[in-house]
Context: one part of a larger RNA
Molecule: small-subunit ribosomal RNA, 5' domain
Organism: bacterium
RNA sequence: GGAUUAAUGUUGGCGGCGUGCCUAAGGUAUGCAAGUCGAACGAGUUUUAUUGAGCCGUAAGGCGAGAUAAAAUUAGUGGCGGACGGCUGAGUAACGCGUGGGAAUCUCCCCAGAAGUCGAGGAUAGCCCACCGAAAGGUGGAGUAAUCCCGGAUGUGACCUUCGGGUUAAAGACGAAAGUCGCUUUUGGAUGAGCCCGCGUCCUAUCAGGUUGUUGGCAGGGUAAAUGCCUACCAAGCCUAUGACGGGUAGCUGGUCUGAGAGGAUGACCAGCCAGAAUGGGACUGAGACACGGCCCAUACUCCUACGGGAGGCAGCAAUCAGGAAUUUUGCGCAAUGGACGAAAGUCUGACGCAGCGACGCCGCGUGAAGGAUGAAGGCCUUCGGGUUGUAAACUUCUUUUAUGAGGGAACAAGUUCUGAGUGUACCUCAUGAAUAAGGUUCUGCAAACUACGUGCCAGAAGCAUCGGUGAUACGUAGGAACCAAACAUUAUCC
Numbered sequence: 001g002g003a004u005u006a007a008u009g010u011u012g013g014c015g016g017c018g019u020g021c022c023u024a025a026g027g028u029a030u031g032c033a034a035g036u037c038g039a040a041c042g043a044g045u046u047u048u049a050u051u052g053a054g055c056c057g058u059a060a061g062g063c064g065a066g067a068u069a070a071a072a073u074u075a076g077u078g079g080c081g082g083a084c085g086g087c088u089g090a091g092u093a094a095c096g097c098g099u100g101g102g103a104a105u106c107u108c109c110c111c112a113g114a115a116g117u118c119g120a121g122g123a124u125a126g127c128c129c130a131c132c133g134a135a136a137g138g139u140g141g142a143g144u145a146a147u148c149c150c151g152g153a154u155g156u157g158a159c160c161u162u163c164g165g166g167u168u169a170a171a172g173a174c175g176a177a178a179g180u181c182g183c184u185u186u187u188g189g190a191u192g193a194g195c196c197c198g199c200g201u202c203c204u205a206u207c208a209g210g211u212u213g214u215u216g217g218c219a220g221g222g223u224a225a226a227u228g229c230c231u232a233c234c235a236a237g238c239c240u241a242u243g244a245c246g247g248g249u250a251g252c253u254g255g256u257c258u259g260a261g262a263g264g265a266u267g268a269c270c271a272g273c274c275a276g277a278a279u280g281g282g283a284c285u286g287a288g289a290c291a292c293g294g295c296c297c298a299u300a301c302u303c304c305u306a307c308g309g310g311a312g313g314c315a316g317c318a319a320u321c322a323g324g325a326a327u328u329u330u331g332c333g334c335a336a337u338g339g340a341c342g343a344a345a346g347u348c349u350g351a352c353g354c355a356g357c358g359a360c361g362c363c364g365c366g367u368g369a370a371g372g373a374u375g376a377a378g379g380c381c382u383u384c385g386g387g388u389u390g391u392a393a394a395c396u397u398c399u400u401u402u403a404u405g406a407g408g409g410a411a412c413a414a415g416u417u418c419u420g421a422g423u424g425u426a427c428c429u430c431a432u433g434a435a436u437a438a439g440g441u442u443c444u445g446c447a448a449a450c451u452a453c454g455u456g457c458c459a460g461a462a463g464c465a466u467c468g469g470u471g472a473u474a475c476g477u478a479g480g481a482a483c484c485a486a487a488c489a490u491u492a493u494c495c
Stems, first nucleotide, its partner, number of pairs: 001495004006491005013365006019358002021323001026321003030318003035080003040077002043074009054063003087276003096201007105193002110189008118152001121149002128141005157168004172181003202248003209239003214236004219231003251273004255266004278299005301312004329355001331354003337351001338349004368398004378389004403432006412422001439484005444465003450479005460467002
């Protein structure tokens, strides 16, 4: 000198774009953050329309069980999605990451191709009945639907094969129809994922030996898949001063900061990968998880309780307590982009888009311009002549960025209609009136900028050298000056 997720002190007009718990991966009240599909299914409820047994009435007509149709809605069965998106960096020195290769694999949805979708059964939730429990919830009985479940047929194909053969599918919905959306088997693609290897990846020898599934083989098991991944048996190997093993520290990278570069430091925001979801362990479902807002067990903590028993997990968005030098709103909207579901309409979406708060950062603008000397007054200094503040002010002329008020008023909408949270925002026009807007640090040398008074080794200053003990340009105050400027300075850290 540059830089910072900064903090502190003084000061503070506006806008744009960014950015904001670095500490306790500490604890959390409250609300929201993952649902959706009635064009898979049977019910319940409500409304409307048509019809209507029967009853009342002399009649007109009224009431009306029930039936049919349509719409809306509710819980349940079923399907898809809750493995994405969002957060955090505790752990991890590792094939974790980066880079370059590899073979023994899987891949919902999507795309292209081939073939099929025949026929017959079953259970169960909901509902109803009975019962237990304070609740959370549960038990028994009867009975029902499906794109739920299970046999049979077929076998293009696929798999296995001793090459003889054997095994193996399916579901319907909507539509007047055409047909559309599905379903099953399979081939290829695309995408995603799993696995292996070479090289690179911090400090420490005041860590020198480490290892028994350890190293290799054989057989078996296991996995989507190669492998001690696991088991039995056999052999005794394997790693290591090119630092094994141990200890400490740490998510890695693209990048970022600095530097002429080499290098050094760093890994906030954004993007890729990894890991984690109170702590530890486990599997289930599924194409995909050993699953943040799923399940089970244990532990710690918190809450409810009728004391028998239950419920919970903000390292999602806000918010709150605590910790700390220190870090924001319990906001608006799905209008856009993206995602889930759906044929669609649409629903959901604290992703996202916006707004709010903070000079936290960068950038831009303003706080007026021109003229104006007899150089006013006041202040300060003075050799008492004057000097300086200083064209500075006043004053004259002008302008209106900005501010305030009034009027108009977008783009962002993609989709001829409709749809805007932001927002009456940005922007434009007019009016008013210099009006609404300057501070901070420093002034002995380094290092730009000096005098007076006060103080008297005191009070104090200070980055270093140092300054202060009666004329202090170094302390304090004032005037003046220098430098930056909506900031200025200090502290901390890196180069």